[in-house]
Transfer RNA from uncultured Rubritalea sp., 72 nucleotides, folded computationally. The organism belongs to Rubritalea, within Bacteria. Its mean pLDDT, the model's own confidence on a scale to 100, is 82. Its Rfam family is "tRNA". By type it is a transfer RNA. Rfam links the family to the GO term triplet codon-amino acid adaptor activity.

RNA sequence: GGGUUCAUAGUUCAAUGGAUAGAAUAUCGGCUUCCGAAGCCGAGGAUCUAGGUUCGAUCCCUAGUGGGCCUA
Numbered sequence: 001g002g003g004u005u006c007a008u009a010g011u012u013c014a015a016u017g018g019a020u021a022g023a024a025u026a027u028c029g030g031c032u033u034c035c036g037a038a039g040c041c042g043a044g045g046a047u048c049u050a051g052g053u054u055c056g057a058u059c060c061c062u063a064g065u066g067g068g069c070c071u072a
Base pairs, nucleotide, nucleotide: 001071002070003069004068005067006066007065010025011024012023013022018055027043028042029041030040031039048064049063050062051061052060
C1' cells in the first nucleotide's frame, strides 16, 4: 500500500429501522453491623467524528479517525 473486521456507561457486553438505549461490574448514597465484608434498596453515568437515505438511524450508505487480523 491492498483486503477484512470492530468502535455503545470507568470496564465487559446487549439492543428486528420505531421504548426514557438495557444488564453485569465498578463508583456514590441508604438499610443492615460494635466496625467492616457480604447481602438488600436506590442514584449518577454511554451510541468514535462528519455527511447522506428514511416519517423515524445504535442499526442502512459514504468519507474520515482509531484498534485488531490477513496479505505484499